[in-house]
RNA sequence: UGAGUAAGUGAAAUGGUCGCGGCCGCAAGGCUGAGGAAAGUCCGGGCUCCAUAGGGCAGGAUGCUUGCUAACGGCAAGUGAGGGUGACCUUAAGGAAAGUGCCACAGAAAACAAACCGCCGAUGCUUUGGCAAAGGUAAGGAUGAAACGGUGCGGUAAGAGCGCACCAGCGGCAAGGUGACUUGUCGGCUUGGUAAACCCCAUCUGGUGCAAGACUUAAUAGGAGACUUUGUGGAGUUGCCCGCUCCGUCUCGGGUAAGUCGCUAGAGAUUCCAGGCAACUGGGAUUCGAGAUAGAUGACCAUUCAACGACAGAACCCGGCUUACGGCUUAGUCAGUCA
RNA sequence: GUCUCAGUAGCUCAGUUGGAUAGAGCACUUCCCUCCUAAGGAAGGGGUCAUGGGUUCAAUUCCCUUCUGGGACACCA
Numbered sequence: 001u002g003a004g005u006a007a008g009u010g011a012a013a014u015g016g017u018c019g020c021g022g023c024c025g026c027a028a029g030g031c032u033g034a035g036g037a038a039a040g041u042c043c044g045g046g047c048u049c050c051a052u053a054g055g056g057c058a059g060g061a062u063g064c065u066u067g068c069u070a071a072c073g074g075c076a077a078g079u080g081a082g083g084g085u086g087a088c089c090u091u092a093a094g095g096a097a098a099g100u101g102c103c104a105c106a107g108a109a110a111a112c113a114a115a116c117c118g119c120c121g122a123u124g125c126u127u128u129g130g131c132a133a134a135g136g137u138a139a140g141g142a143u144g145a146a147a148c149g150g151u152g153c154g155g156u157a158a159g160a161g162c163g164c165a166c167c168a169g170c171g172g173c174a175a176g177g178u179g180a181c182u183u184g185u186c187g188g189c190u191u192g193g194u195a196a197a198c199c200c201c202a203u204c205u206g207g208u209g210c211a212a213g214a215c216u217u218a219a220u221a222g223g224a225g226a227c228u229u230u231g232u233g234g235a236g237u238u239g240c241c242c243g244c245u246c247c248g249u250c251u252c253g254g255g256u257a258a259g260u261c262g263c264u265a266g267a268g269a270u271u272c273c274a275g276g277c278a279a280c281u282g283g284g285a286u287u288c289g290a291g292a293u294a295g296a297u298g299a300c301c302a303u304u305c306a307a308c309g310a311c312a313g314a315a316c317c318c319g320g321c322u323u324a325c326g327g328c329u330u331a332g333u334c335a336g337u338c339a
Numbered sequence: 340g341u342c343u344c345a346g347u348a349g350c351u352c353a354g355u356u357g358g359a360u361a362g363a364g365c366a367c368u369u370c371c372c373u374c375c376u377a378a379g380g381a382a383g384g385g386g387u388c389a390u391g392g393g394u395u396c397a398a399u400u401c402c403c404u405u406c407u408g409g410g411a412c413a414c415c416a
Stems, first nucleotide, its partner, number of pairs: 001335003005331005012304007020033005035311001039322002042320005047209001049207002054242004059205005064078005079093001080091004094200002099198002101194003116141002118137003123132003149167006168190001170187007213261004223252005233247005254415003268287008305309001340412007349365004358396001367383005389405001391403003
């Protein structure tokens, strides 16, 4: 100088005036009031009602290994593959030898192989140059993203794993590792790609979302139609069947837009110790940091700044993922150059 | 707040077991016709298939992310 990794901070801070939500208070007044993503709603869990969450089919999700967790499609540590000089980064990464499908154009052939050119060729003809030709041949040419292992030597009429050496792949055995896998050795010589195509295998999976749900009220025409007629029906629970629960359900029309709870003390926050490579776990101490329901969290003034201040705004709660984000700060690492 | 559907030319839409130069109607431009305009005829232009990645030899199509827009859902009797 240029890269690369891991974090932190972030309504800029302080003071004053006015204002808004919540709680306390008779009142005056006091205390308190957005985020790292509150966002997208992409996953998972708590909680709620339906049966205590039940059986089967279908469907859905995940997909290297081990571990962590309430759970996960998340995280951590590793393995393999790919990229980079390197620090390091990326990775939906089971099975194509269970079966089916697809592989456009080009090309002879796109998958039980196949002969367009080329090479060889028994045999026949012959002017001995050659010509015809059953057949053999995937080494060479040409096509393609991809051509039925690759390179070399031998071998052969020409060729060919036909034989051999090395390499790739497959299978067996041994050693190491919890395991993914790695290393070594032996064997017969060989198997296109695609599963983010159907599918197979393994594991997981009931639905519903705070407009869940519980309670207190208010108002209305408790009207009309359809289904059903006490279970052979309807509704809910699940897309279907069973099982379970209830006795009505749906459409039109009518009425109300009121309150309380759920609602924020929780897988909470800060910090210390111990275990673990880590994710995380166990224990101790301290602490309470929004709770609205048309929805508060703002405006102005003064001073300070390297910066004139980004992305953005709770709505039942929590763990993740993804995406957006001006600037500043911290700690390692790598490469090059100079001294 | 919860659930769900869609995005292809200026507008309305086709196109999907993955292989086209992405197509049609209206609109637009030029020319013909006409005294001029409309209608009619001929030719033509115009596309980041919403965005960014991935799978694949190959993506509008398959998968993921993001953006934008639409729709449904209160209670009582």
About this RNA:
Two RNAs folded together computationally: RNase P RNA and transfer RNA, 416 nucleotides in total. It holds a member of the Rfam family "Bacterial RNase P class A". Rfam describes the family as follows. Ribonuclease P (RNase P) is a ubiquitous endoribonuclease, found in archaea, bacteria and eukarya as well as chloroplasts and mitochondria. It is annotated as a ribozyme. The coordinates come from a structure-prediction model, not an experiment, and the mean pLDDT is 77.